Model confidence (mean pLDDT): 80 of 100. Predicted 3D model of an 87-nucleotide RNA (c-di-GMP-I riboswitch aptamer) from Caproiciproducens galactitolivorans. Taxonomically the source falls in Caproiciproducens (Bacteria, Clostridia, Eubacteriales, Acutalibacteraceae). The sequence is in RNAcentral, with records from Rfam. Rfam family: c-di-GMP-I riboswitch aptamer. On this family, see Sudarsan et al., Science 2008: "Riboswitches in Eubacteria Sense the Second Messenger Cyclic Di-GMP".

RNA sequence: CAUAUUAAGGUGCAAAUUUGUCGAAAGGCAAAGACGCUAAACUAUAGGGCCUAAGGAUUUUAUAAUCUAUGGCAGCCAGUUCCCUUU
Numbered sequence: 001c002a003u004a005u006u007a008a009g010g011u012g013c014a015a016a017u018u019u020g021u022c023g024a025a026a027g028g029c030a031a032a033g034a035c036g037c038u039a040a041a042c043u044a045u046a047g048g049g050c051c052u053a054a055g056g057a058u059u060u061u062a063u064a065a066u067c068u069a070u071g072g073c074a075g076c077c078a079g080u081u082c083c084c085u086u087u
């Protein structure tokens, strides 16, 4: 690499997109839908990283700009838990 046979477990989750809804937004929830994943299960107070900026602060002629999570993302890395077979 090719061919044949085939045990166990398992047949789970659900991206983009669309519709509705909550939210200032990021994003969340539900339905449809499957790009992918095998830990794409849980954890945002173990840790790192990323997104948003309502409110607040600063600057500006200014309607603008900058900074900042108490807001989010685990299908970014990660921590924790875990089925079957073999060793």
Base pairs, nucleotide, nucleotide: 012037013036017032018031019030020029021028022027035075041080042079043078047077048076049073050072051071055068056067057066058065059064